[in-house]
RNA sequence: GUUCAUGAUAGAGGCGCGGUCGACAUCAGUACCUCCCCGGGAACAGGCAAUGGGGGAAGGGAAAGGGGAGACCGCCGAGGGGUCGCCGAUGCUGCCUGGCAGGGCGAUGCCCGGUCUGCCGGAAAAGAUCCGGCAGACUGUCGUCCAGUGGACGGAGCGCUGUCAUUCCC
Numbered sequence: 001g002u003u004c005a006u007g008a009u010a011g012a013g014g015c016g017c018g019g020u021c022g023a024c025a026u027c028a029g030u031a032c033c034u035c036c037c038c039g040g041g042a043a044c045a046g047g048c049a050a051u052g053g054g055g056g057a058a059g060g061g062a063a064a065g066g067g068g069a070g071a072c073c074g075c076c077g078a079g080g081g082g083u084c085g086c087c088g089a090u091g092c093u094g095c096c097u098g099g100c101a102g103g104g105c106g107a108u109g110c111c112c113g114g115u116c117u118g119c120c121g122g123a124a125a126a127g128a129u130c131c132g133g134c135a136g137a138c139u140g141u142c143g144u145c146c147a148g149u150g151g152a153c154g155g156a157g158c159g160c161u162g163u164c165a166u167u168c169c170c
Base pairs, nucleotide, nucleotide: 001169005166006165007164008163009162010161011160014076016075017074018073019072020071021070024067032060033059034058036056037055038054044098045097046096047095048094079112080111081110082108083107084106085105086104087103090101091100092099113139114138115137116136117135118134119133120132121131122130123129141155142154143153144152145151146150
C1' cells in the first nucleotide's frame, strides 16, 4: 500500500421481526342450568358400567383459546418451521386401554434474505389470524454480462456494507 484470510465493532433492507399490556369485536344465543315432551340410544377404535346417550319446545345464559388497530419493550437469523428429548395432563367419549391433535421447555452450523397476492393442506367457531407447500409479483444484497445510471441471469443471511486490529502478499 490495502490483495487474501481471521477476529472485534457499528449498521442497512421495510406494510421488517418478535414480546408485554388493557379496552373492544368475535366466540354465541354456542356450551351449560331449570322445566315439559319424544326416546333404548356412548361419539376416533375396542371394551365396560351407569340409567340415561341423543332430539325438540319455553325461560335463563357464559368462559377459554385465537384476533384488526393502539401504546411500550427487545431486535435485523430479527424470527418462523422441521427433527429429537423432557414436562404436564388438555381436547376428541361417563370410565379403562389405545390412537390422533394441541401446549411448555431444551437441543440441533436441518430449511427459510424480506413482503404481498392466488391455490392447496393444517390449527381454529370463523371470509379473522397463524403455520407449511407450490406459483407469481415487488423489494434489498452480492456476483456475471450488456449497457450508461438502467436491464438480463444467477446465488444465499454461515450473506452484505463501514471502521479497527492481526496475519498473508508486494
Predicted 3D model of a 170-nucleotide RNA (Lysine riboswitch aptamer). It was read from a public genome assembly, where an Rfam model found it. It matches the Rfam family "Lysine riboswitch aptamer". Rfam's curators write: Riboswitches are metabolite binding domains within certain messenger RNAs that serve as precision sensors for their corresponding targets. Its mean pLDDT, the model's own confidence on a scale to 100, is 77.